This is a predicted structure of a 72-nucleotide RNA (transfer RNA) from a Pseudobdellovibrionaceae bacterium. Lineage of the source: Bacteria > Pseudomonadati > Bdellovibrionota > Bdellovibrionales > Pseudobdellovibrionaceae. Its Rfam family is "tRNA". Rfam classes the family as a transfer RNA. The prediction has a mean pLDDT of 81.

[in-house]
RNA sequence: GCCCGGGUAGCUCAGAGGUAGAGCGCGUCCUUGGUAAGGACGAGGUCACCGGUUCAAUUCCGGUUUCGGGCU
Numbered sequence: 001g002c003c004c005g006g007g008u009a010g011c012u013c014a015g016a017g018g019u020a021g022a023g024c025g026c027g028u029c030c031u032u033g034g035u036a037a038g039g040a041c042g043a044g045g046u047c048a049c050c051g052g053u054u055c056a057a058u059u060c061c062g063g064u065u066u067c068g069g070g071c072u
Base pairs, nucleotide, nucleotide: 001071002070003069004068005067006066007065010024011023012022013021018055026042027041028040029039030038048064049063050062051061052060
């Protein structure tokens, strides 16, 4: 330099046009003599950034950036 893949909750990851979810973690409560385990409810998100397409973009297109991999 060229090619491919990834960036979404604190962490690990889903979601592929129509108001963003799970597991773990965190908070409150229930259960216990007290823990652990279990259960109920809840908080937590500029969907990396800029532009384009669209009535509508996390999702499609282009560019940028960053991480990983491959080729030279």